[in-house]
Context: one part of a larger RNA
Molecule: small-subunit ribosomal RNA, central domain
Organism: Microbulbifer thermotolerans
RNA sequence: CUGGGCGUAAAGCGCGCGUAGGCGGUUAGUUAAGCUGGAUGUGAAAGCCCUGGGCUCAACCUGGGAACUGCAUUCAGAACUGGCUGGCUAGAGUACGAGAGAGGGUAGUGGAAUUUCCUGUGUAGCGGUGAAAUGCGUAGAUAUAGGAAGGAACAUCAGUGGCGAAGGCGGCUGCCUGGCUCGAUACUGACGCUGAGGUGCGAAAGCGUGGGGAGCAAACAGGAUUAGAUACCCUGGUAGUCCACGCCGUAAACGAUGUCUACUAGUCGUAGGGCUCCUUGAGGGCUUUGUGACGCAGCUAACGCAAUAAGUAGACCGCCUGGGGAGUACGGCCGCAAGGUUAAAACUC
Numbered sequence: 001c002u003g004g005g006c007g008u009a010a011a012g013c014g015c016g017c018g019u020a021g022g023c024g025g026u027u028a029g030u031u032a033a034g035c036u037g038g039a040u041g042u043g044a045a046a047g048c049c050c051u052g053g054g055c056u057c058a059a060c061c062u063g064g065g066a067a068c069u070g071c072a073u074u075c076a077g078a079a080c081u082g083g084c085u086g087g088c089u090a091g092a093g094u095a096c097g098a099g100a101g102a103g104g105g106u107a108g109u110g111g112a113a114u115u116u117c118c119u120g121u122g123u124a125g126c127g128g129u130g131a132a133a134u135g136c137g138u139a140g141a142u143a144u145a146g147g148a149a150g151g152a153a154c155a156u157c158a159g160u161g162g163c164g165a166a167g168g169c170g171g172c173u174g175c176c177u178g179g180c181u182c183g184a185u186a187c188u189g190a191c192g193c194u195g196a197g198g199u200g201c202g203a204a205a206g207c208g209u210g211g212g213g214a215g216c217a218a219a220c221a222g223g224a225u226u227a228g229a230u231a232c233c234c235u236g237g238u239a240g241u242c243c244a245c246g247c248c249g250u251a252a253a254c255g256a257u258g259u260c261u262a263c264u265a266g267u268c269g270u271a272g273g274g275c276u277c278c279u280u281g282a283g284g285g286c287u288u289u290g291u292g293a294c295g296c297a298g299c300u301a302a303c304g305c306a307a308u309a310a311g312u313a314g315a316c317c318g319c320c321u322g323g324g325g326a327g328u329a330c331g332g333c334c335g336c337a338a339g340g341u342u343a344a345a346a347c348u349c
């Protein structure tokens, strides 16, 4: 290389966009690069293989043949692939009309609650736990009423509901903006799929500069528990959590399941649209896009998957090859750093 695999055994890049490349609908003509057939030349000898001969046989030696699956030139063929030319509309897209949505950005705004502050009422406790203590409180706390400030998050609605490529997105309103679905016609005419490199996005934590800081809370302090308790529990509490800008680029980034296309029994829910039927009802039927539960064939080591496939096939990419050493060392690249990425070997079982 061939071959075998990737839900859970090793293995799907976190997710898009896209370059090269690979692959590519239908039809007519043409070409003859791939492809097929013929011819010619060449493909050294020895060896292998077949068939004779020589050493008494054999090994060995030797004659002949075949083979040398290849290459070059030339002639012919035209189904398929490719090239070129011209059509087509079933893929893809555009226009038109509707529709749903926590999709994104930005500005404004609302109420509940926590905390703090001010004022009133009021008096001895409050708080916390398994039990306590630290802590707060006669300088008047907790409780309660009114007012003020400030930050963060948006109860109910809320739903294996919705939207987004993924990360993710949830009060309300305006503005800007991406995608999706459905319907019927018209248009373009293969414009498509995948995608090494590349490039963009990318939770949380962390980093830089400047703000902000209510609650929560690494670190830290104290109180408990305990043999000890650098913990679990309690009282406090700083970074951080929030905002702007710039980095970081990782996660059990999970459906542990790459993307695209086609095909393959059903049943029941749910969300968005369309069509239709009447007996207009909390109605029935059909269809389409999503999202769930079950289930046949088939697949699977089993568990399970089962039109949202892990079934049947095709296209393209990524990845795996015993455990440890190790996702480490060294080197390169990236980063302010933390570190990330690429990625071994000795040795050992």
Base pairs, nucleotide, nucleotide: 004320005319006318007303008302012317014201015200016199017198021194022193023192025088026087027086028085029084030083031082033081034080035077036076037075038074039073040072041071042070049065050064051063052062053061054060091191092188093187094186095185096183097182098181099180103177104176105175106174107173108172109171110154115149116148117147118146119145120144121143125136126135162169163168206247207246208245209244210243211242215241216240220236221235222234223233258316259315260314261313262312263311266294267293268292269291270290271289272288273287274286275285276284277283278281298305299304322349323348324347331342332341333340334339